Background
Model confidence (mean pLDDT): 87 of 100. The part of an RNA shown here (small-subunit ribosomal RNA, 5' domain) has 483 nucleotides and comes from an uncultured bacterium. The full RNA is in RNAcentral, with records from ENA and SILVA.
Context: one part of a larger RNA
């Protein structure tokens, strides 16, 4: 002296932009946080129309709830840092790879068929949820045909697709080939401390062969051979997510990795695959396990490290808030639904920057306080007193841009006009040197103060008080930590 995701003391007008569980990857009550699509498909409540009627109903129509077939999307966005010294993350290569949606080209889009749900009767089970039996629809599912620039090939052949829908505008499916974009792989170099950690290794370390992946590869596997790393630090133990970056420093450096971005990893702990273009998936399944809950004791449910919120812990960090208006994102031809992403509003001086708490004149240098050598000094132009503004606050009118084809949560907000008083609005810590700024009194090695030196033992500029006075200011000082 800078700097903080700060805490703590005292104080606390206004506003703008930011930030706000660093600890318990501790346990979570309630609400939201992922759906849509009738223009794939059947089947259809209520209600409303008309008719019949034995007044209980029914039949047509219309309507489109609530579910259920299917599609697509839930693999993105959002959190968190527990693991992780690692091809993890960074920089720079590379090759044996896939890529829904999108764009671009080229062909195709034909015949056929058998089920399951929904639904209906029957049944079990507190519940959760099922069980039989029957019908039934497709852009669900199957089978033939067709068949190239595609796949395999002993070059002779062989094999493999499709789904329709419509308001006739289009919109879709298959198949091939480029694309952009996203993913996956494999190297070199760099990436924290420990030698009081020196030997590690058996699929290990190379080959063949087969297997297996979208793909290279001991990824697996037989078999065969003894590699293979290591003082240029292996192996173990300990810490840690990594970077752009950020602090600080004149640099070299040293610290650090909250907010924003990229990349990884994780999802109550462990494994496990299941769909799918993509997961070995936060709000999906399965299996162990520990905790919580319900239960008729047969059984059954759940996972806030999403966004509020409660308990705990802690020196400490915030509302169970609006809106989808923008910006994006998922469906959908589309209107439009969804979105705790996201824009806001709300709370905290946490910081950072800006504003204000008046402004001129006012000497008898007023009262009062302190001081005194008792003459005066000093607080002090300071007040009061006159003249005088109204920033911001506050009251009341007007009223944006953000967004246009058309919609504004914010928000009657920002600004802009009127209006009325100086009127609402100053602490805080220091005064012995370093360090800017002194005197009385009380105390008497007590009480106390201290960053280092050191002050107090009866004249304390060092303690406590007062008056004075020096800082910085809506702050200021103190503890912490970093340079």
């Nucleotide at each position: 002296g800078a700097a903080c995701g700060a805490a703590c003391g005292c104080u606390g007008g206004c506003g703008g932009c930011a930030g706000g569980c660093c600890u318990a990857a501790c346990a979570c009550a309630u609400g939201c946080a992922a759906g849509u699509c009738g223009a794939a498909c059947g089947a259809g409540a209520a209600g409303c129309a008309u008719u019949c009627u034995u007044c209980g109903g029914g039949a047509u129509g219309u309507g489109g709830a609530a579910a259920g077939u299917g599609g697509c999307g839930c693999a993105c966005g959002g959190g968190u840092g527990a693991g992780u010294a690692a091809c993890g993350c960074g920089u720079g290569g590379g090759a044996a790879u896939u890529u829904g949606c999108c764009u671009u080209u080229u062909g195709g889009u034909a015949c056929g068929g058998a089920a399951c749900a929904a639904c209906u009767c029957a049944u079990g089970g507190a519940a959760a949820c099922g069980u039989g039996a029957g019908c039934u629809a497709a852009u669900a599912c199957c089978g033939u045909a067709u068949a190239g620039u595609c796949c395999c090939u002993c070059c002779g052949g062989g094999g493999u697709a499709a789904a329709g829908a419509u308001u006739u505008a289009u919109c879709g499916c298959c198949a091939a080939a480029a694309g952009a974009u996203g993913a996956g792989c494999c190297c070199a170099c760099g990436u924290u401390g420990g030698a009081u950690u020196a030997g590690c290794u058996a699929g290990u370390u190379g080959g063949u062969g087969a297997g297996g992946u979208a793909a290279a590869a001991g990824c697996u596997c037989a078999c065969c051979a003894a590699g293979g790393c290591g003082a240029c630090g292996a192996u173990c133990c300990a810490u840690a997510g990594c970077u752009g970056g950020u602090c600080u420093g004149a640099g070299a450096g040293g610290a650090u990795g909250a907010u924003c971005a990229g990349c990884c990893a994780c999802a109550c702990u462990g494994g496990g695959a299941c769909u799918g273009a993509g997961a070995c998936a936060c709000g999906g399944c399965c299996c162990a396990g520990a905790c919580u809950c319900c239960u008729a004791c047969g059984g059954g449910a759940g996972g806030c490290a999403g966004c509020a919120g409660u308990g705990g812990g802690g020196a400490a960090u915030a509302u169970u808030g609006g809106a989808c208006a923008a910006u994006g994102g998922g469906g959908g031809c589309a209107a439009c639904c969804c979105u705790g992403a996201u824009c806001c509003a709300g709370c905290c001086a946490u910081g950072c920057c800006g504003c204000g708490u008046g402004a001129g004149u006012g000497a008898u240098g007023a009262a009062g306080g302190c001081c005194u050598u008792c003459g005066g000094g000093u607080u002090g132009u300071a007040a009061a007193g006159c003249u005088c503004u109204u920033u911001c606050a506050c009251u009341g009118g007007u009223g944006a841009a953000g967004a246009u084809a058309a919609u504004g949560a914010c928000u009657g907000u920002a600004a802009c006009c009127a209006g009325a008083g100086a009127a609402g609005a100053a602490g805080c810590u220091c005064c012995g040197g370093c360090u800017a700024a002194c005197u009385u009194c009380g105390u008497g090695c007590c009480a106390g103060c201290a960053g280092c030196c050191g002050c107090g033992g009866u004249a304390a500029u060092a303690c406590g008080a007062a008056g004075g006075g020096g800082g910085c200011g809506a702050g200021c000082g103190u503890u912490g930590u970093u340079c």